This is a predicted structure of a 76-nucleotide RNA (transfer RNA) from a Phycisphaerae bacterium. The prediction has a mean pLDDT of 81. It matches the Rfam family "tRNA".

[in-house]
RNA sequence: GGUCGCGUAGCUCAGUUGGCAGAGCACCUGACUUUUAAUCAGGCGGUCUUGGGUUCGAGUCCCAACGCGAUCACCA
Numbered sequence: 001g002g003u004c005g006c007g008u009a010g011c012u013c014a015g016u017u018g019g020c021a022g023a024g025c026a027c028c029u030g031a032c033u034u035u036u037a038a039u040c041a042g043g044c045g046g047u048c049u050u051g052g053g054u055u056c057g058a059g060u061c062c063c064a065a066c067g068c069g070a071u072c073a074c075c076a
Base pairs, nucleotide, nucleotide: 001072002071003070004069005068006067007066010025011024012023013022019056027043028042029041030040031039049065050064051063052062053061
């Protein structure tokens, strides 16, 4: 440098045919009792990487950029 894949909550990840953004863990609060904690209930938490395009409507489709990963090639 080429090709392919990925980017969604603090972390790990879902998100169906384009139609109200979610789960588990973590965190906070309460209850409870077996008390460095467990269990149960509730709650908090989002510029869906960025910028454009298409569309009545985009996390989802298209283009570019950025970042990460895999692979191939080049140099040595």